[in-house]
RNA sequence: GAUAAUAAUAGGCAAACCUAUCGAAAGAUUGGGACGCAAAACCGUGGAUCUAAGGGCUAGUGUCUAUGAUUGCCAGGUUGCAGUA
Numbered sequence: 001g002a003u004a005a006u007a008a009u010a011g012g013c014a015a016a017c018c019u020a021u022c023g024a025a026a027g028a029u030u031g032g033g034a035c036g037c038a039a040a041a042c043c044g045u046g047g048a049u050c051u052a053a054g055g056g057c058u059a060g061u062g063u064c065u066a067u068g069a070u071u072g073c074c075a076g077g078u079u080g081c082a083g084u085a
Base pairs, nucleotide, nucleotide: 006085007084012037013036017032018031020029021028022027035072041078042077043076045075046074047073048070049069050068054065055064056063057062
């Protein structure tokens, strides 16, 4: 000096739920709130999952479909704090 694990210091993020807003919905944003997280920072690239406005099918109830969504579902890629024991 670098790497790995555990602990620590300084901090960081924010689940469920509630408020307001947007959206057809899934869900997102905002404020509160903390279940947890060493990448729970960023990227929808691969898989997986959710929704079905529109479109297709059906005599009909309905059913299929992503161009929509989830990075706190998994993987992958990019970047970062601590450098004390």